[in-house]
Context: one part of a larger RNA
RNA sequence: UCCGCACCAGGACGAAAAGACCCCGUGGAGCUUUACUACAAGUUUACAUUGAAUCGGGUUACAACAUGUGUAGAAUAGGUGGGAGCCUUCGAAGCAGAUGCGCCAGCAUUUGUGGAGGCAUCAGUGAAAUACCACCCUUGUUGUGAUCUUGUUCUUACCCUUACCGUUAUCCGGUAAGGGGACCGUGUAUGCUGGGUAGUUUAACUGGGGCGGUUGCCUCCCAAAGAGUAGCGGAGGCGUUCAAAGGUUGGCUAACUACGGAUGGAAAUCGUAGUGAUAGUGUAAACGCAUAAGCCAGCUUGACUGUGAGACUUACAAGUCAAACAGGGACGAAAGUCGGAGUUAGUUGUCCUCUGUUUUGUAAUUUAUUACAUUAGCGCGUGGUAGCGGCAGAGCUUACGGAUAAAAGUUACCCCGGGGAUAACAGGCUUAUAGCGCCCAAUAGUUCACAUUGACGGCGCUGUUUGGCACCUCGAUGUCGGCUCAUCACAUCCUGGAGGAGGAGCCUCUUCCAAGGGUUCGGCUGUUCGCCGAUUAAAGUGGUACGCGAGCUGGGUUAAGAACGUCGUAAGACAGUUCGGUUUAUAUCCGGUGUGGACG
Numbered sequence: 001u002c003c004g005c006a007c008c009a010g011g012a013c014g015a016a017a018a019g020a021c022c023c024c025g026u027g028g029a030g031c032u033u034u035a036c037u038a039c040a041a042g043u044u045u046a047c048a049u050u051g052a053a054u055c056g057g058g059u060u061a062c063a064a065c066a067u068g069u070g071u072a073g074a075a076u077a078g079g080u081g082g083g084a085g086c087c088u089u090c091g092a093a094g095c096a097g098a099u100g101c102g103c104c105a106g107c108a109u110u111u112g113u114g115g116a117g118g119c120a121u122c123a124g125u126g127a128a129a130u131a132c133c134a135c136c137c138u139u140g141u142u143g144u145g146a147u148c149u150u151g152u153u154c155u156u157a158c159c160c161u162u163a164c165c166g167u168u169a170u171c172c173g174g175u176a177a178g179g180g181g182a183c184c185g186u187g188u189a190u191g192c193u194g195g196g197u198a199g200u201u202u203a204a205c206u207g208g209g210g211c212g213g214u215u216g217c218c219u220c221c222c223a224a225a226g227a228g229u230a231g232c233g234g235a236g237g238c239g240u241u242c243a244a245a246g247g248u249u250g251g252c253u254a255a256c257u258a259c260g261g262a263u264g265g266a267a268a269u270c271g272u273a274g275u276g277a278u279a280g281u282g283u284a285a286a287c288g289c290a291u292a293a294g295c296c297a298g299c300u301u302g303a304c305u306g307u308g309a310g311a312c313u314u315a316c317a318a319g320u321c322a323a324a325c326a327g328g329g330a331c332g333a334a335a336g337u338c339g340g341a342g343u344u345a346g347u348u349g350u351c352c353u354c355u356g357u358u359u360u361g362u363a364a365u366u367u368a369u370u371a372c373a374u375u376a377g378c379g380c381g382u383g384g385u386a387g388c389g390g391c392a393g394a395g396c397u398u399a400c401g402g403a404u405a406a407a408a409g410u411u412a413c414c415c416c417g418g419g420g421a422u423a424a425c426a427g428g429c430u431u432a433u434a435g436c437g438c439c440c441a442a443u444a445g446u447u448c449a450c451a452u453u454g455a456c457g458g459c460g461c462u463g464u465u466u467g468g469c470a471c472c473u474c475g476a477u478g479u480c481g482g483c484u485c486a487u488c489a490c491a492u493c494c495u496g497g498a499g500g501a502g503g504a505g506c507c508u509c510u511u512c513c514a515a516g517g518g519u520u521c522g523g524c525u526g527u528u529c530g531c532c533g534a535u536u537a538a539a540g541u542g543g544u545a546c547g548c549g550a551g552c553u554g555g556g557u558u559a560a561g562a563a564c565g566u567c568g569u570a571a572g573a574c575a576g577u578u579c580g581g582u583u584u585a586u587a588u589c590c591g592g593u594g595u596g597g598a599c600g
Stems, first nucleotide, its partner, number of pairs: 001598008010590003015584001022419004027415002029411004035200005041193003045189005051154004056149011068137001069105001078136005085119003094113008158180009203215003212232001216238006239400001240282001241341002246300007255275006280289002283346001285344003304327004310321003316401001329338003352395007360373006377388002426473001427471001428469003432466001434462006444452001480555001481553003485547001486544005493518003496513006520534005561579004565574003
C1' cells in the first nucleotide's frame, strides 16, 4: 500500500415525515360573545275557528233632577239676557221628625201640626236677586242607548278520560257516560326576546409578527442647480374664512433705532435725524409683492350666462392655466380691467335617495307669480300626464381610488397551501455594548505622576456577552443542563525562570518569558451561574454548531389532560406557578479502533 473480518458512531448540513414553532393566503374548520344578518323556539296583541246568559266597572250621547261659600255684605251670590212683580185657603211664617249634601255656617226634599203671610224693588258689591222666566258652564245622582271590559254561569263548537261496537287491533271512527269549555289548541298578521341553530366578517403598512403609531390634502428640507424621487427620515399645517377680506377707479407707504417733548412708564400720541422693506399680506410654510399683491376712500356685484383655440400635468380617472367669440353688465374721461380672494391646503368617483329646474312669446300685476298661445329629448294606439333622461344642488365612503344596506373575538384540539421573500437555535457580516490592551496624565501615595492607584479624554485589538442586519437552511441544520469522551488557544490558577517594589524576613503587589504536566470532594437548586461546608500546589479563562442526543439522560423549556393566581362577558390567555407526559433505526460511503492475509 492492497484485500478481508469484528467493532465505534465524528462527518456525509446522514435516513425518516412538502416544519406541528413563526409569518403569509382578501385558504379552512372548531369554539365564544353585549360582532353582523337570519332562522328555530318562547311570548304580546288583533282577527278567524267562536256560541248563550248575567251581576258589576269604565268611557260617551241624550233626558230629568241636584250642585256652586275669597274679602265687604242680612248670607253658601256659577255666567249671560229678559224682568216689576212673584208664591200662597189647590195651605204662608213658625214648630216637631226623617233623608241627602256639606266648607259645620247652613242648603235641598219630604211627613205631621199650624191657620195668613213670605220674597223682590231701596243701603252695601266689580257683578243683583234661586222673586219669576229662558239659554248655558262646573261637579254629581238617576234612567235609556252605544261601546270596551273584570268576574260568574250555561252547552252545542273544540279538547280529554272511560266503557261498548266496527274488531281476532294500545291507531282510528261511531255510540253512551263523565270531566273541562268558548278558555285551550290551531291558522294569518304583528311587536319583543332570541349563540338554541346557521352563514359570514373581524383592513393594510410594518427592518418577522403582535403592542404602539400611521393611512386623504398643503408647505419646506432630504432631492445630487430641468421635472420626478424612498424611508416607522427631519419640521409644521388643513377638513376653513370673507357680502368684503370680491370688482374697478383714485390716492398713500411701512418697521426699527437715536435724540427732544406735560401727565406718559420698556412700549400710547407729537417733532427731527438715520437705516431702508427687517413691516404687512385672514390662516402653516415656501416663493412673491413698492408700478405695490401692503394701507385708505368713492361707486358697485364679473363671487356673470353660453362656448373655448392652445398648452401643463398625467397609466387611467381626475387636476391646472388660458387667449378669443356671443349675450347682457360694473368701474373708469379714456386706454382698459373684471368669469372671486398674492399663489400653493380647506376635500370624494360610481350606484341609490331627495330637492329644484328643463322651449319661446304676449299681457297683467302681488316683482316672482298668474293667464293665454306655442313647443326642439323619450312618452307603451293617438293627444296629455306620471315616470325616465339632461342640468344644478344636498345626503356617505377620514382605512379619505370609496369591496356590503349590514360585521367582533379565540384556538395549546387544530387543518391545508406556501415561505428561509419572514422570526425563534446555530453559522455568517458588523462590533454600538462587552472583554482586553495602549496614549495623555490630573488625583491619591507625608515629599515624589509613573512601587502602587490612575479621573476627564483619545487610539486600538478580540470576536467569549447583550444587541443590530436578515445572507445559507422552514420538501426539518433536534433546543438548556448533566454524564461520557475529549481537543485546541493563552489574555497563566498551580508548578518553572526573570525585572521592579513604598522588597528587612515570612507573606505580598506589579510586569516579562513560559501551554510540559496538573487543575478536588460534597449540601441546595433542572439549573449554567451562584451561596455554603471541607480540602488542595492550584481548584485558570475561553474556542470547538453556547464541542459531544444515528453516544446516554430528559430534571428544565415547548403539544394534547388537570389545577391555582391574575386578566377577559366568554371562548380562552399569561418569559406566572403546579402534577403528568412515546427520545426511532439491522451503518451504504468517508473517518476511527482492534485483528488476519498478500505485496514490499

Predicted 3D model of a 600-nucleotide part of an RNA (large-subunit ribosomal RNA, domain V) from Saccharimonadales bacterium (SeqCode). The source organism's lineage runs through Bacteria, Bacteria candidate phyla, Candidatus Saccharimonadota, Candidatus Saccharimonadia and Saccharimonadales (SeqCode). Its mean pLDDT, the model's own confidence on a scale to 100, is 80. It matches the Rfam family "Bacterial large subunit ribosomal RNA". Gene Ontology terms of the family: ribosome and structural constituent of ribosome.